[in-house]
Context: one part of a larger RNA
C1' cells in the first nucleotide's frame, strides 16, 4: 500500500408502526352579518414563551340538565388551592363580549387620531372621566316648504323598524357581457365555445311551469328529470364537425291568482243649470254645489276554449237576526246559524319523534414458559354480543365496548291531531252580434340574435330601428305560401315534488398511502424562508411496557467517558427501535 475474514465508526436505506392523509357512501344542514359577521390586533393564569380557551366580568361567569371522584387546558414541572354542602368535565340557554374589520360620529398609514349633543362623576371654575346616541341609501309616517297669489311639487329636517350593505362553498343555479390557443393535417365561413373569464342576482335548491302546445284526420293533455327513440331526421368551406324533435317507456304528480266589461264609495278636473236633467222604483215628505263627462285610489265583480264574463229579460230555487237608508212597500250592509276547505299558508293545545349531554348492557379459572401471559395446556361459561380498541405478547367471558333495550330541565326541527282565526259558496239554466275579453301589442318593412337549422323555400321564438290592427262574425299556430280541415286563445303574475351540487358538522367503508409514500402540512404549516409586489413555498415522525430518564464514586475547565445503579434489554442513555451501502478506522492473516 493491496486482499481476507472480524470488529467499530460515520450514515440512515430496509423491515415493522401510526397520531395524519385520500376515495366513494349514508344523513341531516345548506348558511353568517348594523342584536357589528368572516376574519384579525392586543390583552387575559401563580408565569417568561408560545399553542388552546377567553374578553377589563378576560383558561372564566350565571341558571337547568347530564355525570359521579377526581381536578386546576398542553409543551411541563413546580407551587398554591378546589372538590360527595357533588368539583372538573360534558349539553342547552342566558350574561360579559376591549380595539380593528360593511365598519356607520370626523379622519386615517386597519387595530390609532380628534370630535359633538345628552346625561352622571369629579372640581370653587376649566381641563379631565363614565355611560349613550351621532354614517349613507331605501321605506313609511308627521313637521316644513321655494321659483309662482292660493293650491301643489322640488327641497329641508325629525322618527320608526330585527330594511339594504360585508363575507362565504373555487360546488350547483339564473341573467348581463364574452375569448384565444386548438381542430378544419394551411385558412378567412366554420370549430374550440357562448367554453373559459368578467360583472349582477338568488335560494337550499335555482330556472321551467298550467298550452295563442304536440299532433295528424287517431289523438294527447302544465313544467322537470331519466332511459329510448338516434349518432336517425336534419345542419354542414355538405368540409372539419354539429345534430334534435315526435312517439314509446319511467321518476314525480298539483293547481291558481289577477287585468278589463259592470257596481258602490272617496277624492279630484272639466262642463253645465237657477231650481232642472238628480236622488233605484211607486206613493207622501225631503235634500241640495246635486246633474253630465272624464281621471285616480280602495272595495265588490270576474278569469275562459264543449269559447268565457258583465249587462238586460225571461224560468226556477232559497232566504235568520241586527242595523242603516226620512215612513211605508222595498233595498243594502253587518253578524249569526248551515255546508265544505282549512292546503303549497296563520295561532294556541295536546301527542308521538327527531338532533344537540347520557345510561343499562351476558360470560373465566388454574398450571407451565417469560421481564410481562391475552401463548401453550387444562377444565368451565355467554352469545340477539366471536365489529373494532386496549391492557407488559396473540383476550368473546379484564377494560372501553359491541348485538339489544333506555334517557331531556332547555333549544331546535320536522309531523299528526283539535280547537280558533282565516277562505269559499247563497244560486242554476235559457235566450240577446248590448258590452269587456291584457296595445305602440300582434304584424309588416330592414338589420342582428337564439332555435341541432351556416338565409337557406326557413316558419317558429327573441332583440334594435320604423311602421301599426282586430275584440270572438275576433286571433294566432300546424316549418315559405294559399285553400280546407285541425288544434289553441298571446301581449300580466304565482306555484311544491322528481332534478343539481358538497365548503363545514356526524357516522360509517376501502383488493387506498404508510413518513422521498399520503394534503404543500402525521411535528406549533401554508409555518420558516425567499421576493418591492402579485406570488412562491419547504425540511422536520418512532427511547421503554413502565422514566423505572442513570442516585453515588472517578478522569476531565466542560464536553465526553469508566465504574455503580434502573430495565427483559443501556450496542434501548434521550445525536435514543431497527440500523443496509458508499465513506472512514483498528488488531489480525497473507502478498508486495
Nucleotide at each position: 500500500a493491496g486482499c481476507g475474514a472480524a470488529u467499530g465508526g460515520u450514515g440512515g436505506a430496509u423491515g415493522c408502526c401510526u397520531a395524519g392523509g385520500c376515495u366513494g357512501u349514508a344523513a341531516g344542514a345548506g348558511g353568517c352579518g348594523a342584536u357589528g359577521a368572516a376574519g384579525g390586533a392586543c390583552g387575559u393564569a401563580c408565569u417568561a414563551g408560545a399553542c388552546u380557551g377567553c374578553g377589563a366580568a378576560a383558561a372564566g361567569u350565571c341558571a337547568c340538565g347530564g355525570g359521579g371522584a377526581g381536578c386546576u387546558g398542553u409543551c411541563a414541572a413546580g407551587a398554591a388551592g378546589c372538590u360527595u354542602u357533588g368539583a372538573u368535565c360534558c349539553g342547552u340557554g342566558g350574561a360579559u363580549a376591549u380595539c380593528c374589520g360593511a365598519a356607520u360620529g370626523g379622519g386615517g398609514c386597519a387595530a390609532c387620531c380628534c370630535a359633538c349633543u345628552g346625561c352622571a362623576a369629579g372640581u370653587c371654575a376649566u381641563g379631565u372621566u363614565g355611560c349613550a346616541g351621532u354614517a349613507c341609501c331605501g321605506a313609511u309616517a308627521c313637521c316644513u316648504g321655494a321659483a309662482u297669489a292660493a293650491a301643489a311639487u322640488a327641497g329641508g329636517g325629525u322618527a320608526u323598524a330585527u330594511g339594504g350593505a360585508g363575507c362565504c362553498a373555487u360546488a350547483c343555479c339564473c341573467g348581463g357581457g364574452g375569448a384565444a390557443u386548438u381542430g378544419a393535417a394551411a385558412c378567412a365561413u366554420c370549430u374550440u365555445a357562448g367554453u373559459a373569464c368578467c360583472c349582477g342576482g338568488a335560494g337550499g335548491a335555482a330556472g321551467a311551469g298550467a298550452a295563442a302546445g304536440c299532433a295528424a284526420c287517431c289523438g294527447c293533455g302544465a313544467u322537470u328529470u331519466c332511459c329510448u327513440a338516434a349518432g336517425u331526421a336534419g345542419c354542414g368551406g355538405c368540409g372539419a364537425g354539429c345534430g334534435a324533435a315526435c312517439g314509446g317507456g319511467a321518476a314525480a304528480c298539483a293547481g291558481c291568482c289577477u287585468a278589463a266589461a259592470c257596481c258602490a264609495u272617496a277624492u279630484u278636473u272639466g262642463u253645465g243649470u237657477g231650481a232642472u236633467a238628480g236622488c233605484c222604483u211607486g206613493c207622501c215628505g225631503g235634500c241640495g254645489u246635486u246633474g253630465c263627462a272624464g281621471a285616480u285610489a280602495u272595495g265588490g265583480g270576474g278569469u275562459a276554449g264543449c269559447g268565457g264574463g258583465a249587462c238586460a229579460c225571461u224560468u226556477u230555487a232559497a232566504u235568520g237576526u241586527u242595523u242603516c237608508c226620512g215612513g211605508c212597500a222595498g233595498g243594502a250592509a253587518a253578524c249569526g246559524g248551515c255546508a265544505g276547505c282549512g292546503g303549497a299558508a296563520g295561532u294556541u293545545a295536546a301527542c308521538a319523534u327527531g338532533u344537540u349531554a347520557g345510561c343499562c348492557g351476558a360470560a373465566c379459572g388454574g398450571a407451565c414458559u417469560g421481564g410481562a401471559a391475552a401463548g401453550u395446556c387444562u377444565g368451565g361459561c355467554c352469545a340477539u354480543a366471536g365489529a373494532g380498541g386496549g391492557u407488559a405478547a396473540a383476550a368473546g367471558c379484564c377494560c372501553u365496548g359491541u348485538a339489544g333495550g333506555c334517557g331531556a330541565a332547555a333549544a331546535c326541527g320536522a309531523g299528526u291531531u283539535a280547537a280558533c282565526a282565516g277562505c269559499u259558496g247563497a244560486g242554476a239554466a235559457g235566450u240577446g252580434a248590448u258590452c269587456c275579453c291584457a296595445a305602440g301589442u300582434a304584424g309588416c318593412a330592414c338589420g342582428g340574435g337564439a332555435c341541432a337549422c351556416g338565409u337557406g323555400a326557413g316558419a317558429c321564438c327573441c332583440c334594435g330601428u320604423g311602421u301599426g290592427a282586430a275584440u270572438c262574425a275576433g286571433g294566432g299556430a300546424g316549418g315559405c305560401c294559399c285553400a280546407c280541415c285541425u288544434c289553441c286563445u298571446a301581449a300580466g303574475g304565482c306555484u311544491a315534488a322528481a332534478u343539481a351540487c358538497c365548503a363545514a358538522c356526524u357516522g360509517g367503508c376501502a383488493a387506498c398511502c404508510g413518513a422521498u409514500a399520503g394534503u404543500g402540512a402525521a411535528c406549533c404549516a401554508g409555518u420558516a424562508c425567499c421576493g418591492u409586489g402579485a406570488g412562491g413555498g419547504a425540511a422536520a415522525g418512532g427511547u421503554g411496557a413502565a422514566a423505572a430518564g442513570c442516585a453515588c464514586c472517578c478522569c476531565g475547565g466542560g464536553a465526553g467517558g469508566g465504574g455503580a445503579g434502573u430495565g427483559a434489554a443501556a450496542u434501548a442513555g434521550a445525536a435514543c427501535c431497527u440500523g443496509a451501502a458508499a465513506c472512514c478506522g483498528u488488531a489480525c492473516g497473507c502478498u508486495u
A computed fold for a 592-nucleotide part of an RNA from a freshwater metagenome, annotated as large-subunit ribosomal RNA, domain I. It matches the Rfam family "Bacterial large subunit ribosomal RNA". Its mean pLDDT, the model's own confidence on a scale to 100, is 80.